[in-house]
This record gives sequence, C1' cells and structure tokens, in this order.
RNA sequence: GCGGAUGUGGUGUAACGGUAGCAUACCAGCUUGUGGCGCUGUUGGAGCGGGUUCGACUCCCGCCUUCCGCU
Repeated sequence: GCGGAUGUGGUGUAACGGUAGCAUACCAGCUUGUGGCGCUGUUGGAGCGGGUUCGACUCCCGCCUUCCGCU
C1' cells in the first nucleotide's frame, strides 16, 4: 500500500428495515445478629460524519479504532 472482519450500558453478548433484548456489575429494598447467597425493583447503551427510506444497530459512502491476511 491492497483486501477482509470488528465497533451496541461498567463488562460480556443478541436482534438479517418496524418499541434495542439477555446475563453480569452498580444502586435501593426484603431476608440475616453482621456479611455473603437468594428474591424484588431501579438506573444506564448504537465509534464519528453524511446518504437512502414513511421508518436504519441493520442498507450505501467517507473517516477512525482494533484484529486477520496479502505484498
């Protein structure tokens, strides 16, 4: 330099154009002599910028991060 993949709460991970789910963690409550375990509830998220569409995590373009391959 070229090609491919990846980017979603603090962390891990789904959803092939129609309300962004799950687990875990944090916080609060219940339980307990205390803590832990357990139960209930809450908070919190789309790498950046454009485009297509009634509607985009999803499709298209550019840039960036990380990983893999080729030279």